[in-house]
RNA sequence: CUCCGUUAAGGGCAAGCUCUCCGAAAGGGGAUGCGCGCAAAGCCAUGGGUCUAAGGCUCCGGUAGUUUAACAGAGCCGGGGCUAAGAUUGCCAGGCUGCCGGG
Repeated sequence: CUCCGUUAAGGGCAAGCUCUCCGAAAGGGGAUGCGCGCAAAGCCAUGGGUCUAAGGCUCCGGUAGUUUAACAGAGCCGGGGCUAAGAUUGCCAGGCUGCCGGG
């Protein structure tokens, strides 16, 4: 330098639950005890996948008053669909860095 590996040694991280904070949500931060699991479950949102939909677009339904021959429209309320520049690195790949052991 490179490839392979893990309880042999020293260790590391922390799913989920509880409390709390941020967020529209997905999700994220912190604390506590437990420890699902992980050889990069250390870091990066670069490619793909997946999740959410505040906002935007669109469709349907409802609706006071006024006007009108009638209809329609605006506003408001409810519901559906689409949408990421939001999120996920413990979904996959890629990039960077690293402990120990062996070749």
This is a predicted structure of a 103-nucleotide RNA (c-di-GMP-I riboswitch aptamer) from Thermanaeromonas sp.
Its Rfam family is "c-di-GMP-I riboswitch aptamer". Gene Ontology term of the family: cyclic-di-GMP binding.
The model forms 95% of the base pairs in the Rfam consensus.
NCBI's taxonomy places the organism under Bacteria, Bacillota, Clostridia, Neomoorellales, Thermanaeromonas.